Molecule: THF (Tetrahydrofolate) riboswitch aptamer
RNA sequence: GGCAGAGUAGAAAAACAGGCGUUAAGUGUCUGAUGAACGGGGAGUUGUCAUCAGAACGAAAAGCAUUGCUUGCGGUCUGUUUUUCGCAUCCCGCUGCC
Numbered sequence: 001g002g003c004a005g006a007g008u009a010g011a012a013a014a015a016c017a018g019g020c021g022u023u024a025a026g027u028g029u030c031u032g033a034u035g036a037a038c039g040g041g042g043a044g045u046u047g048u049c050a051u052c053a054g055a056a057c058g059a060a061a062a063g064c065a066u067u068g069c070u071u072g073c074g075g076u077c078u079g080u081u082u083u084u085c086g087c088a089u090c091c092c093g094c095u096g097c098c
Stems, first nucleotide, its partner, number of pairs: 001098005010085010020074003029055008040092004061071004
């Protein structure tokens, strides 16, 4: 110098457990502002995430029975486990081979 590879944050799905809502919050969509994170080091987006504000849309209840319990329902929240995917990109580094 060439070729190949490893590794993160995180994301998705499933199972289990515990909540919240069912008097409609949440989820999902769009717009704006602010902020954060992005393999071991550096840089870092028109990508990602969070918060706030605004807009449009929008739902599954039933039984017991008496103000709470059960069974459901919600593109619902959190945790644990498993599986899959996984640095936007650039430079350097690490491992193996030549």